[in-house]
The RNA shown here (c-di-GMP-I riboswitch aptamer) has 85 nucleotides and comes from a bacterium. The coordinates come from a structure-prediction model, not an experiment, and the mean pLDDT is 81.

RNA sequence: ACUCCGAACAGGUAACUCCCGAAUAAUCGGGGAAAAAUCGGGGGACACAAAGCCACGGGGCUUGGAUGCCAGCCGAGCUGCCGAA
Numbered sequence: 001a002c003u004c005c006g007a008a009c010a011g012g013u014a015a016c017u018c019c020c021g022a023a024u025a026a027u028c029g030g031g032g033a034a035a036a037a038u039c040g041g042g043g044g045a046c047a048c049a050a051a052g053c054c055a056c057g058g059g060g061c062u063u064g065g066a067u068g069c070c071a072g073c074c075g076a077g078c079u080g081c082c083g084a085a
Stems, first nucleotide, its partner, number of pairs: 005083002012048002016044007028064001046072001052078002056075003059070003
């Protein structure tokens, strides 16, 4: 230095909930208009050694319909803090 691993130290994230605010519309159908899934801020904190990134594959959510959305559902890929046994 690297790999496995996960005690301690130092940090980090934020399920869910409350309050406030916001975005977007598919080669179609349709007379036109209009959303949701979701996102952001603040408080609390279920939990997390990749609960960091990524929508590539499954899966899920919303929609009349996914080409939209979900990374804290699973798998794959990339990167990364600390250093006991």